[in-house]
RNA sequence: AUUGUAAAGGGCAAACCCGUCGAAAGGCGGGGACGCAAUACCACCGGUCUAACGGAAGAAAUUCCCAGACAGCGGGGUUGCCAAUG
Numbered sequence: 001a002u003u004g005u006a007a008a009g010g011g012c013a014a015a016c017c018c019g020u021c022g023a024a025a026g027g028c029g030g031g032g033a034c035g036c037a038a039u040a041c042c043a044c045c046g047g048u049c050u051a052a053c054g055g056a057a058g059a060a061a062u063u064c065c066c067a068g069a070c071a072g073c074g075g076g077g078u079u080g081c082c083a084a085u086g
Stems, first nucleotide, its partner, number of pairs: 001085004011036002016031006034072001040078003044075003047070004054065004
């Protein structure tokens, strides 16, 4: 530097349940393991989700902006364990 076929020591933890925060999406803690070689970190690009407060359009339904969430949707950036190969 490339790769993740095999091995070893480990790591994280989906759904679901409980508690808690939130208007919600969802976050955090505990239990639990579907998966993960970046399933570590960053909302930069695309995407998806939410719709309380404020705003715009509309007769209304609703849509949009602002705002928020997802890094376990894809891309990108940063850092990193072990092993194999060069």